Annotation:
This is a predicted complex of two RNAs, RNase P RNA and transfer RNA, with 446 nucleotides together. Model confidence (mean pLDDT): 77 of 100.

RNA sequence: GGAGUGGGCCAGGCGGUCGCUGGUGCCUGCACUGCAGUCACGAGAGGAAAGUCCGAGCUCCACCGGGCAGGGUGCUGGCUAACGGCCAGGCGGGGUGACCCGACGGAAAGUGCCACAGAAAAUAACCGCUCUAGGUUCUCCCGGCUUGCCGGCGAGACUGCGAGUAAGGGUGAAAAGGUGCGGUAAGAGCGCACCGCGGUCUCGGUGACGACGACCGGUCCAGGCAAACCCCAUCCGGAGCAAUGCCAAAUAGGGAUCCACAUGCGGUUGCCCAUCGUUGGAUCCGGGUUGGCAGCACGAGCGGACGAGCAAUCGUUCGCCUAGAUGAAUGACCGUCCACGACAGAACUCGGCUUACCGGCCCACUCCCUUG
RNA sequence: UCGGGGAUCGUCUAACGGCAGGACUCCAGUUUCUGGUACUGGCUAUCUAGGUUCGAAUCCUAGUCCCCGAGCCA
Numbered sequence: 001g002g003a004g005u006g007g008g009c010c011a012g013g014c015g016g017u018c019g020c021u022g023g024u025g026c027c028u029g030c031a032c033u034g035c036a037g038u039c040a041c042g043a044g045a046g047g048a049a050a051g052u053c054c055g056a057g058c059u060c061c062a063c064c065g066g067g068c069a070g071g072g073u074g075c076u077g078g079c080u081a082a083c084g085g086c087c088a089g090g091c092g093g094g095g096u097g098a099c100c101c102g103a104c105g106g107a108a109a110g111u112g113c114c115a116c117a118g119a120a121a122a123u124a125a126c127c128g129c130u131c132u133a134g135g136u137u138c139u140c141c142c143g144g145c146u147u148g149c150c151g152g153c154g155a156g157a158c159u160g161c162g163a164g165u166a167a168g169g170g171u172g173a174a175a176a177g178g179u180g181c182g183g184u185a186a187g188a189g190c191g192c193a194c195c196g197c198g199g200u201c202u203c204g205g206u207g208a209c210g211a212c213g214a215c216c217g218g219u220c221c222a223g224g225c226a227a228a229c230c231c232c233a234u235c236c237g238g239a240g241c242a243a244u245g246c247c248a249a250a251u252a253g254g255g256a257u258c259c260a261c262a263u264g265c266g267g268u269u270g271c272c273c274a275u276c277g278u279u280g281g282a283u284c285c286g287g288g289u290u291g292g293c294a295g296c297a298c299g300a301g302c303g304g305a306c307g308a309g310c311a312a313u314c315g316u317u318c319g320c321c322u323a324g325a326u327g328a329a330u331g332a333c334c335g336u337c338c339a340c341g342a343c344a345g346a347a348c349u350c351g352g353c354u355u356a357c358c359g360g361c362c363c364a365c366u367c368c369c370u371u372g
Numbered sequence: 373u374c375g376g377g378g379a380u381c382g383u384c385u386a387a388c389g390g391c392a393g394g395a396c397u398c399c400a401g402u403u404u405c406u407g408g409u410a411c412u413g414g415c416u417a418u419c420u421a422g423g424u425u426c427g428a429a430u431c432c433u434a435g436u437c438c439c440c441g442a443g444c445c446a
Stems, first nucleotide, its partner, number of pairs: 001368010012337007020044002023041003027037004046343001050354002053352005058240004065273004070236005075089005090104001091102004105231002110229002112225003126169002128165004134159003138156003141152005177195006196220001197217005202211003244294004254285006264278004287445002301320008373442007382396004390426001398414005419435005
């Protein structure tokens, strides 16, 4: 100097003029604890407010148990209110590396699938190799002699019913652990050495696991798929702020059908048991109102320091209050600075995940090149 | 906000984890005086991205788009 990796921060700023929403305070008016107005002071969208994928707080069923079904998670240990989250580690994979990813329990509980190709995809032979019944005529050799013929339990070559083989080749994503030596008719863990695999022990670790540790095993169990059904372990009431509670207003406490009669019916996933309530329940047609208030913001809240911990996080202490609209509040104009501003607006609130994104700053680490 | 469903050639619609097919349209050719009809042939697609698997339209995850239903009183 270049290329990367991990983490943190900002999200246009400043000033002026007018405008908007809410809070606090004083005053005034009307009311009786609320409304309106003036003035003053202070506050006013995000890292994702998005998606609605998870978990909760909170409210109601409700007083609230058990089981089955159903659903979530899935290496180990921690953190947390909890989680499918976070942190650390283990194993596996990717990368030169810093680092990143993992849907990570079980295939010996059972069932199922592995097309096409290939001999064969849960017990097998297409090519090949070896042996061989027999055959061929070619060559060599031996013998006989009729000199070109015959014979041969001879040798080599070719072929080969049958037998052996699973080393080699082919097919495929995957085909009876790998390499070497010996052995064999040819081969094969057939035997041996090493490696891999399985089991036991020792050591280290809370544990998952680890160790070129030790010993044993050659009938060393031929594979993969559970984001196949399933088995195992563990967790789970339901509905949701349009929850729920109060007030006001208006109308039609209207009509029809069905079920049932305490052995029934109803009670917030389905079924059963338990339990509670009780002349109840279900469906449909029709009618009224689309009003106001609370819930509604002090929180598992935020920031600093110190301590414990590798960390996530926890403890102590000091300080701060930071939007509550409801046809939906922060807009317009001017000046200036600059990084020239993308993605994009709260609607009960938090802890996460996922997605979108212009540009800038800071810290740590890795690799390459060059120079001293 | 809550619940449910869907996406395949230009259009409509098939495909059990193992070759993405059919019809209509479109293009070319033949036939015909020309057009239509008819016949022959052809082009063309799994919403997007990633993952599991030897292999994915199909199984899983995330994202994009479209559709349906529900909510107060007595």